[in-house]
RNA sequence: CUACGAUAAUAGCAAACUGAUUGAAAGAUCGGGACGCAAAGCCAAGGGCCUAAACCUCAAGAGGUAUGGUAGCCGGUUACCGAA
Numbered sequence: 001c002u003a004c005g006a007u008a009a010u011a012g013c014a015a016a017c018u019g020a021u022u023g024a025a026a027g028a029u030c031g032g033g034a035c036g037c038a039a040a041g042c043c044a045a046g047g048g049c050c051u052a053a054a055c056c057u058c059a060a061g062a063g064g065u066a067u068g069g070u071a072g073c074c075g076g077u078u079a080c081c082g083a084a
C1' cells in the first nucleotide's frame, strides 16, 4: 500500500413502532425508541426498487411516463482502528 475484519481500543449511526411537522403519493425532517450496521459517511449523472401530482393515450377509469423518492438493494467514492 492492497485486501481482510476480534469476544481489541476509540468514536459513530439508528430499523420496526410512535408523537409532531411536511408532501399528491412514495417518502422526508425533528423528538422518543433500538432491529441491526466496519462505511448504516458521501453520491440518485450506472442498474434495481417505490410513488404518479402534472402531462400523454384511450375504450373514461384504466394504462404509460420522474421532473418526485430510496444509499439500511447492488454499485461508485472517501475515511478511523489493527488481532488473526
Base pairs, nucleotide, nucleotide: 004082005081012037013036017032018031019030020029021028022027035072041077042076043075046074047073048070049069050068054065055064056063057062058061

c-di-GMP-I riboswitch aptamer from Alkalibacter mobilis, 84 nucleotides, folded computationally. The organism belongs to Alkalibacter, within Bacteria. The model forms 95% of the base pairs in the Rfam consensus. It matches the Rfam family "c-di-GMP-I riboswitch aptamer". About the family: GEMM was predicted in a large-scale screen for bacterial structured RNA regulatory elements. Model confidence (mean pLDDT): 89 of 100.